[in-house]
RNA sequence: GCAUGAAAAAGGCACGGCGUUCGAAAGGACGCUUCGCAAAGCCACCGGUCUACGGUCAUUUGCUAGGACAGCGGGGUUACCAUC
Numbered sequence: 001g002c003a004u005g006a007a008a009a010a011g012g013c014a015c016g017g018c019g020u021u022c023g024a025a026a027g028g029a030c031g032c033u034u035c036g037c038a039a040a041g042c043c044a045c046c047g048g049u050c051u052a053c054g055g056u057c058a059u060u061u062g063c064u065a066g067g068a069c070a071g072c073g074g075g076g077u078u079a080c081c082a083u084c
Base pairs, nucleotide, nucleotide: 003083004082005081012037013036016033017032018031019030020029021028022027035071041077042076043075045074046073047072048069049068050067054064055063056062
């Protein structure tokens, strides 16, 4: 440096719930708690999923991403400890 995460050690993050707050919503932020996670660190490039203020259909409960999800998967990138 690369690979692996069986067994350890030090730790880390925080599904969901509750409270406050932002947002049209999906969802995000902060605090408490904690299902799990060896990248559940970061990135919206690809696929997928969610929402529909606005736009569109004569109107709409239909369609549509400029929105969102990194704890849906792929990919990129960074990284602690150890060595079956």
Overview
A computed fold for an 84-nucleotide RNA from a Gammaproteobacteria bacterium, annotated as c-di-GMP-I riboswitch aptamer. The sequence was found by an Rfam model in a public genome assembly. The organism belongs to Gammaproteobacteria, within Bacteria. The prediction has a mean pLDDT of 88.